[in-house]
RNA sequence: GCCGGAGUGGUGGAAUGGUAUACACGUGCGACUCAAAAUCGCAUGCCGUAAGGCUUAAGGGUUCAAGUCCCUUCUCCGGCA
Numbered sequence: 001g002c003c004g005g006a007g008u009g010g011u012g013g014a015a016u017g018g019u020a021u022a023c024a025c026g027u028g029c030g031a032c033u034c035a036a037a038a039u040c041g042c043a044u045g046c047c048g049u050a051a052g053g054c055u056u057a058a059g060g061g062u063u064c065a066a067g068u069c070c071c072u073u074c075u076c077c078g079g080c081a
Stems, first nucleotide, its partner, number of pairs: 001080007010025003018064001026044006045054003057073005
């Protein structure tokens, strides 16, 4: 240099172009316990007092609608030279 694959909350990871983050882990609070562990319940992306705004590596495009399709770039992994 060329070709292919991947990038999603704190972590792993799901999602047919139609509510972004299902599910699990972790964390917080509570229940249970003499106390704890285990178990159970609720909450848990970011900013904001709130109303509200933002968010799938970054930017742009297509579309009524994009994590998903197209283009460019970045990073990582593999192959070829």
This is a predicted structure of an 81-nucleotide RNA (transfer RNA) from a Candidatus Nomurabacteria bacterium. Taxonomically the source falls in Candidatus Nomuraibacteriota (Bacteria, Bacteria candidate phyla). The coordinates come from a structure-prediction model, not an experiment, and the mean pLDDT is 81. Rfam family: tRNA. The family's RNA type in Rfam is transfer RNA.